[in-house]
RNA sequence: GCCAGCGUAGCUCAGUGGUAGAGCAGUAGUUUUGUAAACUAUUGGUCGUGGGUUCGAUUCCCUCCGCUGGCU
Repeated sequence: GCCAGCGUAGCUCAGUGGUAGAGCAGUAGUUUUGUAAACUAUUGGUCGUGGGUUCGAUUCCCUCCGCUGGCU
């Protein structure tokens, strides 16, 4: 330099056009002499940036940024 993939909650990841979710973690409560575990409730998101298409974009298209892999 060329090609491909990935970027979503603190972490690991779902979500292939119609109000963004799970598990773990965090917080509060119940329980316990106390801690842990268990159970219940709950907080947390400019969906990497900027544009385009569309009535409507996390999703489709383009650019850029970052990461990973392959080729040279």
Molecule: transfer RNA
Organism: Parcubacteria group bacterium